[in-house]
Context: one part of a larger RNA
């Protein structure tokens, strides 16, 4: 010089983009951060709506009870998400990470082919009705559905095989209908979704190998499931990944083992490079969710807001025993120089669930705070010399501030005030009309046309309107380095310094003043890199 996730001191006008616990993986009050499906089922806690009984009467109102009937819909059954998004960097010097390749693997949902979707059972919550507890909750009978959950039929593709055989599956839902049957429940037929099997893409991930990847030799030797081989077991999958048995290897000065420290990278900062530092925000990847250890569901986890055990803490309690994990967002203690609101919105993107409407989404997209960092813009212009008036200085003539104000004459960005006002919004739903489908002018799907409707920001941007120079300038630093000097105070005292060095009676160097110099809503210092 250039640079910052900065601090700290003085000062502080308006926007715009940005970024904001670097310190205790320190402890957390509190409220929110993953819920949806009634087009999987049995239901009706509760709200509205209809039907129906009583009463009361104002004769068509009210109040009660009743009925899943219809909209919905708590709580349970089931299905998909809760492995995603969000957060932090403890641990990790290789089981990561970058790069380049591999070959013995799995892959929900999506996509595109083939082929089915038949026919029965037993139960378990729900809910009753009993019992136990302080709570948490938990036990017993008894009733019930279902796309829960088992068997049987079939098996094109699929597995296993000794090639002879031999296993192995499903499940409904909802919408319109003309005929034909009906116990009037439907069947039956379309058409949409869903289910089984199976191949074949896509995505996503598991796993092997080259190379690269911080210091220390005041760590020289190190390993026994250690290295390699046969066999087994185990996993989606290779393999000592585990186990029996054999062999005795395997690694090391081209630094092995041991120690210390660290998430890695794209990048970022600096330098003309080459290199040096660094890994905030943002994007990939790992690792972790009070500490340790397991597994269980599942297509994925050995899971942040799931489960078990142990520990530590920290709260209920009837002392029998239960309850909790903010390194999600906000916000509190506490470190600490130092880091924001317990806001608003699903309106845009984007996930989850759902045919759909629509629900949930502290993701987000926006608003608050903070000169924390960039970038703009302004705080006036133009006259104006009697060079007023004071300040300082003097050689007492004067010189300076100094066109600087005052004065006249304009001008009104920004803020301020009043008023108009985009763009973020295209769909979704409804209707219509054509073409698919079809027995069908239903439903349905695809296309287009039309009204209607949707906005946190928001008192939005932007233009326009009124007033009036009116609301806006500071810090540092003048002895060299290095732009920029007098005077006064005080005397090796107060003090000042980045180096060098000023100060002991004429200090441009300490402190005030005028004066200048640089830089501007910032300026200086302190740190820390290059």
């Nucleotide at each position: 010089g250039a640079u910052u996730g900065a601090a700290c001191g003085c000062u502080g006008g308006c926007g715009g983009u940005a970024u904001g616990c670097u310190u205790a993986a320190c402890a957390c009050a509190u409220g929110c951060a993953a819920g949806u499906c009634g087009a999987a089922c049995g239901g009706u806690a509760a709200c509205a709506g209809a039907g129906g009984a009583a009463a009361g009467c104002u004769u068509g109102c009210u109040u009660u009870c009743u009925u899943g009937c219809u909209g919905a819909c708590g709580a349970g059954u089931g299905g998909c998400g809760g492995a995603c998004g969000g957060g932090u960097g403890c641990g990790u010097a290789a089981u990561a990470c970058g790069u380049a390749g591999g070959a013995a693997u799995c892959u929900g949902c999506c996509u595109g082919g083939u082929a089915g979707u038949g026919g029965g059972g037993g139960a378990c919550a729900a809910c009753u009705c009993g019992a136990g507890g302080a709570a948490a909750c938990u036990c017993g009978g008894g009733c019930u559905a279902a796309u829960a959950c088992c068997g049987c039929a079939u098996a094109c593709g699929c597995c296993c095989u000794a090639a002879g055989g031999g296993g192995g599956a499903a499940a409904g839902c909802g919408a319109g209908g003309g005929a034909u049957c009906u116990u009037c429940g439907g069947a039956c037929c379309u058409c949409g979704u869903g289910c089984u099997a199976u191949c074949a893409g896509a995505u996503g991930a598991g796993c092997c190998u080259g190379c690269g990847u911080c210091g220390g030799a005041u760590u020289a030797g190190c390993u026994a499931g250690u290295u390699g081989g046969u066999g087994a077991g185990g996993u989606a999958a290779u393999g000592g990944c585990u186990c029996a048995c054999c062999a005795a290897g395997g690694c090391g000065a081209c630094g092995a083992u041991c120690c210390g420290u660290a998430g890695c990278u794209g990048g970022u900062c600096u330098g003309a490079g080459a290199g040096g530092a660094u890994g905030a925000u943002c994007a990939g990847c790992c690792a972790c969710a009070c500490u340790g250890g397991g597994a269980c569901u599942g297509a994925g986890a050995c899971a942040c807001g799931g489960c078990c055990c142990a520990g530590a803490c920290u709260c209920c309690u009837a002392c029998g025993g239960g309850a909790g994990g903010c390194a999600g967002c906000a916000g509190u203690g506490g470190g600490g120089a130092a880091u924001a609101u317990u806001g608003g919105a699903c309106a845009a993107u984007g996930g989850g669930g759902g045919c759909a409407a629509c629900c949930c989404u502290g993701a987000u997209c926006c608003a608050g705070c903070a000169a924390u960092a960039c970038c703009u813009c302004g705080u006036g212009u133009g006259u104006g010399a009697a060079g007023a008036a004071g300040g300082c200085c003097u050689g007492c003539g004067g010189g300076u501030u100094g066109u600087a104000a005052a004065g006249c004459a304009c001008u009104u960005u920004c803020a301020a005030u009043a008023g108009u006002g985009a763009g973020g919004a295209a769909a979704a739903g409804c209707u219509c009309a054509a073409g698919u489908u079809u027995a069908a002018u239903a439903c349905g799907c695809u296309u287009g046309g039309g009204a209607c409707u949707u906005g946190a920001c928001g008192g939005u941007a932007c233009c326009u309107u009124u007033a009036g120079a009116a609301g806006a300038a500071a810090c540092a630093c003048c002895g060299g380095c290095u732009a920029a000097c007098u005077c006064c105070g005080u005397g090796c005292c107060a003090g000042c310094a980045g180096c060098c060095g000023c100060g002991g009676u004429a200090a441009u160097a300490c402190g005030g003043a005028g004066g200048g110099u640089g830089c501007a809503a910032g300026c200086g210092u302190u740190a820390a890199u290059c």

Small-subunit ribosomal RNA, 5' domain from an uncultured prokaryote, 530 nucleotides, folded computationally. The RNAcentral record of the full RNA draws on ENA. The prediction has a mean pLDDT of 86. It matches the Rfam family "Bacterial small subunit ribosomal RNA".